[in-house]
RNA sequence: AGAGUUUGAUCCUGGCUCAGGAUAAACGCUGGCGGCAUGCCUAACACAUGCAAGUCGAACGGAGCGCCUUGGAAGGAGACUUCGGUCAACGGAAGAGGAGGCUUAGUGGCGGACGGGUGAGUAACGCGUGAGGAACCUGCCUCAGAGAGGGGGAUAACACACCGAAAGGUGUGCUAAUACCGCAUAACAUAUGAGAGGGGCAUCCCUUUCAUAUCAAAGAUUUAUUGCUUUGAGAUGGCCUCGCGUCCAAUUAGCUAGUUGGUGAGGUAACGGCCCACCAAGGCGACGAUUGGUAGCCGGACUGAGAGGUUGAACGGCCACAUUGGGACUGAGACACGGCCCAGACUCCUACGGGAGGCAGCAGUGGGGAAUAUUGCACAAUGGGGGGAACCCUGAUGCAGCAAUGCCGCGUGAAGGAUGAAGGUUUUCGGAUUGUAAACUUCUUUUGUACGGGACGAAGAAAGUGACGGUACCGUAAGAAUAAGCCACGGCUAACUACGUGCCAGCAGCCGCGGUAAUACGUAGGUGGCAAGCGUUAUCCGGAUUUACUGGGUGUAAAGGGCGAGUAGGCGGGAUUGCAAGUCAGAUGUGAAAACUAUGGGCUCAACCGAUAGAGUGCAUUUGAAACUGCAGUUCUUGAGUGAUGGAGAGGCAGGCGGAAUUCCCGGUGUAGCGGUGGAAUGCGUAGAUAUCGGGAGGGAACACCAGUGGCGAAGGCGGCCUGCUGGACAUUAACUGACGCUGAUGCGCGAAAGCGUGGGGAGCAAACAGGAUUAGAUACCCUGGUAGUCACGCUGUAAACGAUGAUUACUAGGUGUGGGGGGUACUGACCCCCUUCCCGUGCCGGAGUUAACACAAUAAGUAAUCCACCUGGGGAGUACGGCCGCAAGGUUGAAACUCAAAGGAAUUGACGGGGGCCCGCACAAGCAGUGGAGUAUGUGGUUUUAAUUCGAAGCAACGCGAAGAACCUUACCAGGGCUUGACAUGGGGAUGACCGCUUUAGAGAUAGAGCUUUCUCUUCGGAGACAUCCCACACAGGUGGUGCAUGGUUGUCGUCAGCUCGUGUCGUGAGAUGUUGGGUUAAGUCCCGCAACGAGCGCAACCCUUAUUGUUAGUUGCUACGCAAGAGCACUCUAGCGAGACUGCCGUUGACAAAACGGAGGAAGGUGGGGACGACGUCAAAUCAUCAUGCCCUUUAUGUCCUGGGCUACACACGUACUACAAUGGCGGACAUACAGAGGGAAGCAAGACAGCGAUGUGGAGCAAAUCCCUAAAAGCCGUCUCAGUUCAGAUUGCAGGCUGCAACCCGCCUGCAUGAAGUCGGAAUUGCUAGUAAUCGCGGAUCAGCAUGCCGCGGUGAAUACGUUCCCGGGCCUUGUACACACCGCCCGUCACACCAUGAGAGUCGGAAACACCCGAAGCCUGUAGCCCAACCGCAAGGGGGGCGCAGUCGAAGGUGGGUCUGAUAAUUGGGGUGAAGUCGUAACAAAGGUAGCCGU
Repeated sequence: AGAGUUUGAUCCUGGCUCAGGAUAAACGCUGGCGGCAUGCCUAACACAUGCAAGUCGAACGGAGCGCCUUGGAAGGAGACUUCGGUCAACGGAAGAGGAGGCUUAGUGGCGGACGGGUGAGUAACGCGUGAGGAACCUGCCUCAGAGAGGGGGAUAACACACCGAAAGGUGUGCUAAUACCGCAUAACAUAUGAGAGGGGCAUCCCUUUCAUAUCAAAGAUUUAUUGCUUUGAGAUGGCCUCGCGUCCAAUUAGCUAGUUGGUGAGGUAACGGCCCACCAAGGCGACGAUUGGUAGCCGGACUGAGAGGUUGAACGGCCACAUUGGGACUGAGACACGGCCCAGACUCCUACGGGAGGCAGCAGUGGGGAAUAUUGCACAAUGGGGGGAACCCUGAUGCAGCAAUGCCGCGUGAAGGAUGAAGGUUUUCGGAUUGUAAACUUCUUUUGUACGGGACGAAGAAAGUGACGGUACCGUAAGAAUAAGCCACGGCUAACUACGUGCCAGCAGCCGCGGUAAUACGUAGGUGGCAAGCGUUAUCCGGAUUUACUGGGUGUAAAGGGCGAGUAGGCGGGAUUGCAAGUCAGAUGUGAAAACUAUGGGCUCAACCGAUAGAGUGCAUUUGAAACUGCAGUUCUUGAGUGAUGGAGAGGCAGGCGGAAUUCCCGGUGUAGCGGUGGAAUGCGUAGAUAUCGGGAGGGAACACCAGUGGCGAAGGCGGCCUGCUGGACAUUAACUGACGCUGAUGCGCGAAAGCGUGGGGAGCAAACAGGAUUAGAUACCCUGGUAGUCACGCUGUAAACGAUGAUUACUAGGUGUGGGGGGUACUGACCCCCUUCCCGUGCCGGAGUUAACACAAUAAGUAAUCCACCUGGGGAGUACGGCCGCAAGGUUGAAACUCAAAGGAAUUGACGGGGGCCCGCACAAGCAGUGGAGUAUGUGGUUUUAAUUCGAAGCAACGCGAAGAACCUUACCAGGGCUUGACAUGGGGAUGACCGCUUUAGAGAUAGAGCUUUCUCUUCGGAGACAUCCCACACAGGUGGUGCAUGGUUGUCGUCAGCUCGUGUCGUGAGAUGUUGGGUUAAGUCCCGCAACGAGCGCAACCCUUAUUGUUAGUUGCUACGCAAGAGCACUCUAGCGAGACUGCCGUUGACAAAACGGAGGAAGGUGGGGACGACGUCAAAUCAUCAUGCCCUUUAUGUCCUGGGCUACACACGUACUACAAUGGCGGACAUACAGAGGGAAGCAAGACAGCGAUGUGGAGCAAAUCCCUAAAAGCCGUCUCAGUUCAGAUUGCAGGCUGCAACCCGCCUGCAUGAAGUCGGAAUUGCUAGUAAUCGCGGAUCAGCAUGCCGCGGUGAAUACGUUCCCGGGCCUUGUACACACCGCCCGUCACACCAUGAGAGUCGGAAACACCCGAAGCCUGUAGCCCAACCGCAAGGGGGGCGCAGUCGAAGGUGGGUCUGAUAAUUGGGGUGAAGUCGUAACAAAGGUAGCCGU
């Protein structure tokens, strides 16, 4: 940085797609390790369980445990005993007192408003940024000043009693405090009043003096200390206000009653309609109010060259929320996630009376979902709360676990190693490749494993303290040991082969692959890419300059409003002065940290972390500059306007007048038609039309000629003449104003035709309609009629309303017309004429420049400036819904779903045209003879037949074609009978010695069997080799089986038409053009001339063969002037070699001084003399796999091969090509003047003379391998006869008798004789050949071949007619034109209908949702009031008072209820159009100079 994709190709426009990066990702396949990060994007869905906010006994009274002192109970060893009992060490209970250790339910203090979560709501001062608070608060903390005196009354706990299932509660009684309450003291505090000084920003603020009034406190531990009260200051945190910025929709345009402001009162920490009473009527909005939708905002993140675009996970700042809604309390701070009250929904407990709860804290569960983790460890560190501290708490946090989710790093070994192993794949079978890859040798040990050692993180001196963790790290040991996949391989895009499949299965991001040789599907081998990952999907940016600020456009591609005047807005002439808003420069503050960039540093590196600096393009303040813009003032005239003078004009409106024409009416003349068309008919006319003459108007509409790319108008548009009113432009002049200007959203006006309304009018024309034609149809085109309409007034407001080109201004070569005006010249003037450095308008050509090209070019689409309008792929669609306008028709504004990969512009080359021009051809015309009718022959077709009727050829260019010859063979087909390494080739082994030939049996034959006969070479005689036959096994043979759309070769055709190309140069952005076009000429791109072309090639022509003339040479088998023969000769005929000859060369005319044409001469021949061979680039997927060759596929006891018989010869019919005729230009017969040819063939052959036969033919065989012999006779010609008939024409068919070939003549050959004697009397529509030795006619020969030709290929004889000419038919060539065609007109393509699917509009309705509104009810609660009830502190001797609480009432008030509308979604019988689909139906609308009626736009 670009690439693919519209076309046959090109340039452009324009969309779609790809390559890059990124992600809180998911899915598929795979998976070794470590570090650092990250991990419910969906249901702000519901939650079991555990934990997440406590702490202080140094505030307080208790309680419990423990300790000390006292106390001495029960029991009691033992002793004594009168057996009644007594003493007694020990034991330590209850009780009392003390000290004050530990624990703590309660009172009290602080915290719980932090930390943690989430993004529902919010379009807002919510957030960001910058200011302000002279309108504010701030616990704990810091600093400073002052102080703490003296009292009082209660209450939890506790005890007792009671209620309740529980949660919990009630009553009575006792008690403490740093809990609560008075009093004293007090100001630099607060309030009021008076005064002084200073300041500011309006209200005001600061300092200071005096007076009056009001208000404090708490102790604890005791050695330090700490707590308390008050005041000031600070710090921190918060609250409020303002400037600017902050998504989409106008198919949301008007919104607003506490609304906007004022006064007063209330409330708050504080300002404020924050609330209330009264007063005023304001406030917001096109610079987007209101409404609807969507959304937490930012630092940042991703991307991008940047500008931008997208985004807001993690980290950080702010906000909001805590099951939904409402509310306050406490407090420094909350209207409070783990507090309270109420209401709703839900869940749980219950003894049914009533209660409890809130994971959007950390884990975890269910659910939802494509999808997101452990009910872990620790307070060791960092931080937070409480405490004097020890310490306690902390799911904050630090760590660990899970997940390749991401980023970063490492590894899966390294070096050597060729027999280039095996195996795989492939192959042209030689090889190639996998591939130094492996094996093998040597080496190393990261990772992993085992063992041993073992941290930093721990801090201000010492000691203590580690969840992570025996972790990181270090050392040792063994051993290549434990570790590679995924995707792609047609182009884009790096990387190719084989097999399978056969428009199937499938792939695909776009283009597109797949229908039998798929580098595109699937598999394999190989290769490429990335790598513990790789692909796919989704989303964002980029590429996309495809919304264009940077950085686009609007004549024809999408796009200029139909036009005007003009509002807001935007922009604006010269000079000068001031200000400083924009602008520029400097400074200051801020722009948090993190992130980013740069440079160092720390983890082995990196990711990551940390340090310093930069950046943060912004905002604010301030100082300065004054060129430009702006604002204010002065001034100028050139922009603009006014005045004066003048001429031009279909400019507009109104009134009046005019003639021509059509139609109609009246009358005359006049008679049979008129009219109309491609041709007709409908229609009119004998009741007198048309035609013609005269008169009339009852009339309506339009104004011929002039008339002109002439004029006027903003556009639409305007055309007889006259008058009136009126708008604008232009020229000249330079008196006046002094920038007054340009553009112009919304709004306003004008606006062709058609259409609508109204009452008129209505001659002509003429939708609809009727009739007649045309046609397959003809609801059309053509004709005859004919109504709306066309005219007037009003509405409508659209057109291909076009120059497809918005308005204004300035500048930038020329040339040539024309309209209006001015100026000049000529003798004065006028007209005419001429010139023009002048202005305005309107055309053409053209340079620079522009443009994709076409084109535009002073009337710009050039160069610049200002303003407006509009565009962003095609279709859906200018449609739907909604709004506005309209009487309606409809107009205007104007989408989406869905669908396609194009749609389009300009130009190029072809092809085509029922386009044009020029030219040619037996193309037509002029002629001759035919075909099409008959019979026969032959080929073909067939919904035929058959066992088979083998196959191919199919318009011209298949059809007497392959086939130059099917009885068997051929033969490929059918039936039957056989063979299976085979009928044929090569290779191996074995046997035999033959093979061949002869005889014979069975059989239809193939075949099988038997018999006879029967090798060669060498030799060391053992054998070996060759050859042949048979047998065996396998490779293989074989195939007229398929594919001519896999091919080679060959061929046909356009067409013997004159074309087809190249090199260099030039032109064009390019495809391409030029040359090759043009003027002539030719059979010809043949030649000449001209020309940005100059040359060249393949074609044309010529060179080749033949024929026509002649010379020369040579002559046997030829010829002959030698009488014949022999012989001789080569003049002639002839044969076959070499030459000559013809070239528009010569003359004349025409032509352009050319090429050439015409005429003539000479000549055997004259303008390529006649004929042949020869076929350019290419077209038709033309023909042939059955001539041959050949890839692939198929077959292998058969699709091969052998044999017998049959078939290819069938037969209702149709077609092609021929033959023979239909007769007198003939038939038949005859004589032959023994009429006259040419070219061929001949040995398994041609065969003479002779004989036999009517004849076919036979017998026989001379001669001849041929200028010698034979075929070989030529036939038409001549003479006679027949006399127009189905005949003396014609000969089919059939019968009989024969002949020939051949193994064989039935299916199925040819010929002869006799007899028989069909159709046919010249051929409909249509159609073929031929221009001179041609057509026509006549016979002859040859190939194939045993035999078989009316076919084919050749040969000669006789021998015409006609061509005015190029209008038409067919084919072709060149130039030009249009094109929506390029498979190229056998093209392309439109609409209805039918079927299937998809999305969507309408729809009686139905069911939800949302936000407001009106009314009702009114919880909790704050506030206000208060008659009832209750009460400790203070005052008072008391009564009582002050004060407080409960209750009650009221305003407000959530949820709820009712109601009518609004917006929005889903759904619905039915219905409308739209889109997409296979080869459906009907027509032919559009695309070609006239698509066959030019097309298109509006109606």